[in-house]
RNA sequence: GGGCUUAUAGCACAGUCUGGAUAGUGCAACCGGCUUCGGACCGGUAGACCCCGGUUCAAAUCCGGGUAAGCUCA
Numbered sequence: 001g002g003g004c005u006u007a008u009a010g011c012a013c014a015g016u017c018u019g020g021a022u023a024g025u026g027c028a029a030c031c032g033g034c035u036u037c038g039g040a041c042c043g044g045u046a047g048a049c050c051c052c053g054g055u056u057c058a059a060a061u062c063c064g065g066g067u068a069a070g071c072u073c074a
Base pairs, nucleotide, nucleotide: 001073002072003071004070005069006068007067010027011026012025013024020057029045030044031043032042033041050066051065052064053063054062
C1' cells in the first nucleotide's frame, strides 16, 4: 500500500441483510420494598447508535468520505 470485518448504555451483546411505532436484553449504578444492618430476592429510575455529508416523507439500518480496532495479501 491492497482486500475483508467491526464500531450501539459504565461492561457484554441483539437490532442493520429486508429503512417505519418510545432503539431492546443481561450485568453494573441509583431509588424504593424486604431485612436489626447487609447480602440475596422483588419493584422502579437514569443512561447509548464512532464522526461528517448524501438519499428519503422517514436513516442505528441505504450510499460516499473519514477516524479507530482486528484479520489477511504483498